Small-subunit ribosomal RNA from a lake water metagenome, 1463 nucleotides, folded computationally. The sequence is in RNAcentral, with records from SILVA. Its mean pLDDT, the model's own confidence on a scale to 100, is 84. Its Rfam family is "Bacterial small subunit ribosomal RNA".
């Protein structure tokens, strides 16, 4: 200091998430030793038991013991017990924190002043009597004090104006002191008052009556309404009063670069609190933790009559809890109380003991060792790792054990710790290593198992058979007596932004104006010194934190000293700037005065247009309405058309990115009345300005209330239509509503999605309203608007740019992940509808903005193609084949399945192929290897050999030979192991390899260069051209591949050579046949050139490219047709051609055999063939190809047969010899019919191939003569030697062609063209899509879970109000009775008391607000859940744009209807 994580990829936003550092921590595994901190954060829940506060005999009188010295002690008196330990319930201010301040007290302690005379009455203790279980007590008597009371006396004190009143005291040991009194000052501690700061909520907006003040008077130590009477009627509060939640607070401590933010254990300061609430007394201090009264829950002890009790003190036990320790020693040090002292007494306090809780430190050994040992692992089997690691050898002893010594802490004695800390010595490597993690982030990888299972995850996410993610294992990486994990906290997070963020579209500008409080504020000069600033003082305990020593063997840890504490207070001093006071000016505002545009806004009046009705007329059959139709309206006369009359609402043309107003919003003309702006070096006030929370006004349309109106339109609503449905889009009617007054609502995509105000920073074009100046059909400066473009600059980009989204200052407002949610409660507003305000819990790891590059669009444009259109003929009906699909079957083997399956793999299934089924054989097997074995004449070979049998098998036999080599031994057959062999079994979604399609469609990309933050453009677009990303030409691109084209083959034309088996022009012969001599012209072979390139001419274009025409040529603009198939697309096919991984199978999923089956047949699709007929058919005659194949063949002449063929065989291994047309031509016949058409079915006879023609071949002849009369929706092919028509040839085969390849013969029609319709290229928009439209994606219903609103009711806590009843106490008032001290000669006073009472009063009640929790039958929406209904609303023109606000209808999504917005 970053990083993962939204997309196909980019940039941005904007959230999760992780890496850090910490903890009074808990788990989990593991664990060796020591110092040094630290340890109930939950139940302020109960608490057995022990201990935490005493102490003085030198205050007293006593008892007891006594060595006569005393000692010990109950009581009486003093002092201490208000300090020390604990806790954090309450408390948001009676608290803290810092920083003043005055009306105040302070035992004991320090200094200093002044005394300490004289006298009295009592009691406890004890005796005695006595009550009570007991705690505890009553009467009588005696007695002392440093206990109590007067008297004196008053420097100083108090009180009072003053005069003048008023008031003290104790003694002890002992001879030196400790005390007493009154008083002064100090220190110390304490009360009390004011500033300032001090959590969160406005869905808590008003609070308050002793409440603000004042007077008197009570009260306290003191100030105060502190209390109380009386008077005022104030006080606090938007700079948050009250009310509610939380909450000791700070010093600090984590964090963090700081700034912040969290936190408030331990040490240290305050504060409060003591089982829960009230009260008071003592005292110097309290309203007391280990006192005291009362009242309440609780425990406990009781003789039931009463009593005791308080661990949030040390230990501890019980409870809770994930969790937190010893009923230990000492008073040795430090303090603390009582005493003169000695001492005592102290769970403070110091030490010990338990815990890896935390920080530190040390250790578990070092060197040397390579046969790289073995043993793990992994292996491409070689090896390579673990690994110098072990083992072996040298070596030290920290630590821990044995022994020995042995401190300091004590400044005279005293040491719990403790025989501690440390020191010497000894054996001996001896006694000591684990934890999490290896897929990015984030350091470290292989292997087996598993198979969306088990399971992992802090995020993305992994796991559906090759997992580096689970689990094991080896191997690493970290960190190490720990390491992981959970839980909080800060940071990273600029993710609340003071430093240090932002609002056009990502979350956010308030609809809009006015103004109140506040905030900011022009010029120039004066004081002032609040604020700023400097200085200096004073504080800001102490620890801490940082720095430098010091001490513990180093660290921690401690101990000194410095620095700091950024803060706050006081004096002093400066005077730019900002307050605050007085004065000046005019630049800003504002008034006047002279002009001036405008739908600004309000009442009235009043034009013509048109729509509807209604009257009267011409006048007839239709109008209306749509895509297309119906509903409606019309013979009772409509629509039309003409003339009257009605009544509403809304203003054509002018009218414009034009005018105005704050915004909504404003449109015939006139008049009236008001309100603003704009100009003008025109006077005039003198900062009067600006924003504006709150609050006021004013706000489209719908709605709402009341009354009117009502022509057109038009929600609901009825009706036709369209639909699968159609609660709609489309029509025909139609009511609220629209219209007006008058009230209400107050919201809109109320938008520039852009707050107001001001300053400042280039222009250019239009436009409005004014002005000025010239050269005046304009121009040029200027001031105010409204618009386009664009500089700088800004923005994520898109855009914005003087009318900012630039630069800067002011001020409001609003925003912090998406859902839940413009909602729920809650308040406030409304007659309602509803409106402002506005959460959560729960769900996710995303939501979102631009831009990009694709795909897509029931979006454009431009092109192209037998795509359509013009045509030619088909298919779709008929019988037939053929193939598929379903059926069926023991089996009908398997693949292909939209185009790209379907006379496809198969170029041929009767057997055999052949994988399927049935039965019957075989099991190292049909083939290879390797070992050992057995046989040698029985064995191998060979058989047209018998038998049996469906056959293989499977039982005999004959026959000839007698394997090779010297020899080991090879070789063959059996047998046996072993390794295998095989497998048409599965994965075509594990591959290769082929192949199909888009598409012979013109496209796909890459270097460098530009451009952009970027993904990514550009190039490849544009113009024009072409079949062609084909060429030009323009151009930030210049250039290259791959594909187009060309090279290649056939064909059309020539020429050259060649000339036989082919040919035959002239010459000859001839059986007349090119047959023969012979030619070598021509045809034909085949070899090799030629030729065509838009080369020529004219036009057209841009001087290009090209194109249109033309001449010439055998061909002309790619002459024709083949082959050739980019980068990819479809997880396209194919594991069944072959090859392959991996799974399966081994007496079988292998292999042999015979039969069957692949050929079935209600049906259905798909390619074909015949046809239905006269362009014909049928009979006779009769011409004229090409490409081919032939020896397991082709097969002539002939010869039989009606024929399929049979017999036979010239010739031919092929330019030689054989197969070999047909339509067509010619004549004759049919005469439109189910026929002289059509040929299926069938029946007999027969041919022919093969071991074999039943399942199940072809063919022939002769009867048989079905459907079929040109085909419905739809639909194919094809642009010329085409398409139709017509035959022939091969391959496959023994045989079987109506298919497939290929050949040739006759031989057309049409194309004006690109509007549709399929495809396709480019270019362009939109997009929520990216698995890319078979996309994405809303909504009700069904069901499962989650949490949550409403809810009759219920059931806890809290608390305003009002009253009841009052405990204890205190302070009145009485005052029975009773009495030593004082007074009085006495009586009796003075005083004191039980009791009674009044006022306040906890607690407890009764009544009623209100505020919050739980629980609720039901019931309401929300979220979530691979594969449930409905439908299809959004995203494209989403197929009715779409969305705002409103109404209103409807299973739903959503529809309509007003208004608006462009997103």
């Nucleotide at each position: 200091a970053g990083a993962g994580u939204u997309u196909g990829a980019u940039c941005a936003u904007g959230g999760c998430u992780c890496a850090g550092a910490g903890u009074g921590a808990a788990c989990g595994c593991u664990g060796g030793c020591g110092g040094u901190a630290u340890g109930c954060u939950u139940a302020a829940c109960a608490c057995a038991u022990g201990c935490a506060a005493g102490u003085u005999g030198a205050a007293c009188g006593g008892a007891a013991c006594u060595a006569a010295g005393g000692u010990u002690u109950a009581g009486u008196a003093g002092c201490g017990a208000a300090c020390g330990g604990g806790u954090g319930a309450g408390u948001a201010a009676u608290g803290u924190a810092c920083a003043g301040g005055a009306a105040u007290c302070u035992a004991c302690c320090u200094a200093c002043u002044a005394g300490u005379g004289g006298g009295g009455a009592a009691u406890a203790a004890c005796a005695g009597u006595u009550g009570g279980a007991a705690a505890c007590g009553a009467c009588u008597g005696c007695u002392a004090a440093u206990a109590c009371c007067g008297c004196a006396u008053a420097a100083g004190c108090c009180a009072g104006a003053g005069a003048u009143g008023g008031g003290a005291a104790a003694g002890a040991u002992u001879u030196a002191u400790c005390g007493c009194u009154a008083g002064u000052a100090g220190a110390u501690g304490a009360g009390c008052c004011u500033g300032u700061a001090u959590c969160c909520g406005a869905u808590u907006a008003g609070u308050u009556u002793g409440u603000u003040g004042g007077u008197g008077a009570g009260g306290u130590a003191a100030u105060u309404g502190c209390u109380u009477a009386c008077c005022a009627a104030g006080a606090c509060u938007a700079u948050g009063a009250u009310c509610g939640g939380u909450a000791g607070c700070c010093g600090g401590u984590c964090u963090g670069a700081g700034a912040g933010g969290a936190u408030g254990a331990a040490c240290g300061g305050c504060c409060a609190c003591a089982c829960u609430g009230g009260g008071a007394c003592u005292g110097a201090g309290a309203c007391a933790c280990g006192g005291c009264c009362c009242a309440g829950a609780c425990u406990c002890c009781u003789a039931u009559g009463g009593g005791a009790g308080g661990c949030a003190g040390c230990a501890g036990u019980g409870g809770g809890g994930a969790a937190u320790a010893u009923u230990g020693g000492a008073c040795a040090a430090u303090g603390g109380g009582c005493g003169a002292a000695a001492g005592c007494c102290u769970g403070a306090u110091c030490c010990a003991g338990c815990a890896a809780u935390a920080c530190c430190g040390c250790g578990u050994g070092a060197g040397u060792g390579a046969u790289g040992a073995a043993g793990g692992u992994c292996u491409g089997a070689g090896g390579a790792u673990u690994g110098u690691a072990a083992a072996g050898c040298u070596c030290u002893u920290u630590u821990g054990c044995c022994g020995a010594g042995g401190a300091a802490g004590a400044u005279a004695a005293u040491g719990a710790c403790u025989g501690u800390a440390c020191u010497c010595g000894g054996a001996g490597a001896a006694u000591a290593a684990g934890u999490a993690c290896c897929g990015a982030c984030u350091a470290a990888a292989u292997a087996u198992g598993u198979g969306c299972c088990a399971g992992c995850a802090g995020u993305c996410g992994c796991g559906g058979u090759a997992a580096u993610a689970c689990a094991u294992a080896u191997g690493g990486u970290a960190c190490u007596a720990g390491u992981g994990u959970u839980a909080c906290u800060c940071g990273g997070a600029a993710u609340u932004a003071c430093u240090g963020g932002g609002c056009g579209u990502a979350a956010a500008g308030g609809a809009u104006a006015u103004g109140u409080a506040g905030g900011c504020u022009g010029u120039u000069u004066u004081g002032u010194a609040a604020g700023u600033c400097a200085a200096a003082a004073g504080u800001u305990u102490a620890a801490u934190c940082c720095c430098u020593a010091a001490g513990c063997u180093c660290a921690a840890c401690u101990u000194a000293g410095g620095u700091u504490c950024u803060g706050c207070u006081u004096u002093u001093g400066a005077u730019a700037c900002u307050g605050c006071a007085a004065a000046u000016c005019u630049a800003g505002a504002g008034u006047g005065c002279g002009a001036u545009a405008g739908a600004a806004g309000a009442u009235g009046a009043u034009g013509g247009a048109a729509u509807u009705u209604c009257u009267a007329g011409u006048g007839u059959a239709g109008g209306g309405g749509u895509a297309a139709a119906a509903u409606c309206c019309a013979u009772a006369g409509a629509u039309a058309u003409u003339a009257g009359a009605a009544g509403g609402a809304a203003u054509g043309c002018c009218g414009g990115a034009a005018g105005c107003g704050a915004a909504a919003g404003c449109g015939g003309u006139c008049a009236u009345c008001u309100a603003g702006g704009u100009c003008g070096a025109u006077a005039c006030u003198g900062a009067c300005g600006u924003u504006g929370a709150g609050a006021u006004a004013u706000g489209a349309a719908a709605g709402c209330g009341u009354g009117g109106g009502g022509a057109g339109c038009a929600a609901a609503c009825a009706g036709g239509a369209u639909u699968a449905g159609a609660u709609a889009c489309c029509c025909u009617g139609g009511u609220a509503g629209u219209c007006c007054a008058c009230g209400c609502c107050g919201u809109a995509a109320a938008c520039g999605a852009u707050g107001a105000g001001u300053g400042c920073u280039a222009g250019g074009c239009g436009u409005u309203g004014g002005g000025a100046u010239u050269u005046u059909u304009a121009a040029u400066c200027u001031c105010g608007g409204u618009g386009c473009c664009g500089a700088a600059g800004c923005u994520a980009a898109c855009g914005c740019g003087u009318u900012a989204a630039g630069c800067g200052c002011u001020c409001c407002g609003c925003c912090u992940g998406a859902g839940u949610a413009c909602u729920a409660c809650g308040g406030u507003c409304g007659c309602a509808a509803g409106a402002c305000u506005a959460a959560a819990a729960c769900u996710c790891a995303a939501a979102u903005g631009a831009a990009u590059u694709g795909a897509c669009g029931g979006g454009g444009g431009c092109u192209c193609g037998c795509a359509c259109a013009a045509g030619c003929g088909g298919u779709g009906g008929a019988g037939u084949a053929u193939g598929u699909g379903g059926u069926u079957u023991a089996a009908u083997u398997c693949g292909a399945u939209g185009c790209u399956a379907a006379c496809c793999g198969a170029c041929a299934a009767a057997c055999c192929u052949u994988a399927c089924c049935a039965a019957c054989u075989c099991u190292u097997g049909a083939a290879u290897u390797a070992u050992a074995g057995c046989u040698a004449u029985a064995a191998a070979c060979a058989c047209a050999c018998u038998c049996u049998u469906a056959g293989a098998c499977g039982a005999g036999g004959u026959g000839c030979u007698u394997g090779g080599g010297a020899a080991a031994c090879c070789u063959a057959u059996c047998u046996a192991u072993a390794a295998c062999a095989g497998g048409u079994g599965a994965u075509g979604c594990a591959u290769g390899g082929u192949u199909g399609u888009c598409g012979u469609c013109a496209g796909c990309u890459c270097g460098u260069g530009u451009c952009g933050u970027g993904a990514g453009a550009u190039g490849u677009u544009a113009g024009g051209u072409u079949a062609a990303g084909u060429c030009c030409u323009a151009u930030a691109a210049c250039g290259a591949g791959c594909g187009c084209a060309a090279c290649c083959c056939u064909u059309a034309u020539c020429u050259a050579u060649a000339u036989u088996u082919g040919c035959c022009a002239g010459c000859g012969a001839u059986u007349a046949g090119g047959u023969c001599g012979g030619g070598a012209a021509c045809u034909a072979u085949a070899u090799a050139g030629a030729a065509a390139c838009u080369g020529c001419c004219a036009g057209u274009g841009a001087u290009a490219a090209a194109u249109u025409g033309g001449a010439g040529g055998a061909a002309g603009g790619a002459g024709a047709g083949g082959a050739c198939g980019a980068c990819g697309u479809c997880a396209a096919a194919u594991c069944a051609u072959c090859a392959u991984g991996u799974c399966c199978u081994u007496u079988a999923u292998g292999a042999g055999u015979u039969g069957g089956g692949c050929u079935a047949c209600a049906c259905a699709c798909a390619u074909a063939c015949u046809a239905c007929a006269a362009u014909g058919g049928c009979g006779u005659g009769u011409a004229c190809a090409a490409u081919u194949a032939g020896u397991a063949g082709c097969a002539a002449u002939a010869c039989g047969g009606u024929g399929a063929c049979g017999u036979g065989g010239a010739g031919c291994u092929a330019a030689a010899c054989u197969g070999a047309a047909a339509a067509g031509c010619a004549c004759g016949c049919c005469u439109c019919a189910g026929u002289u058409c059509g040929g299926a079915u069938u029946g007999c006879a027969g041919c022919c191939u093969g071991c074999a023609a039943c399942u199940c071949g072809g063919c022939u002849g002769c009867a048989u003569g079905a459907a079929g009369u040109u085909g419905g929706a739809a639909u194919c092919g094809c642009u010329a030697g085409u398409a139709a028509u017509c035959g022939c040839a091969g391959a496959u085969u023994a045989g079987u062609a109506a298919g497939c390849u290929g050949c040739g013969g006759u031989g057309a029609a049409u194309a004006u063209g690109u509007u549709c319709u399929c495809g396709a290229g480019c270019c362009u928009u939109g997009u929520a899509c990216a698995c890319a439209c078979u996309g994405c994606c809303c909504g009700u219903c069904a069901a499962g879970c989650c949490a949550u609103g409403g809810g009759a009711a219920u059931u806890g806590a809290g608390u305003c109000g009002a009253c009841u009843u009052u405990a204890a106490g205190a302070c009145g008032c009485u005052g029975a009775u009773u009495u030593a001290a004082c007074c009085g000669c006495a009586a009796g006073g003075a005083a004191a008391u039980a009791g009674g009472u009044g006022u306040u009063a906890a607690c407890a009640g009764u009544c009623u607000u209100c505020u919050u929790g739980g629980u609720g039958a039901c019931u309401g929406g929300g979220g979530u859940u691979a594969a449930g209904u409905c439908g299809u609303a959004a995203c494209a023109a989403g197929g009715u744009a779409g969305c705002c606000c409103u109404a209103g209808g409807g299973g739903a999504a959503u529809c309509u209807g007003g208004g608006g917005c462009u997103g």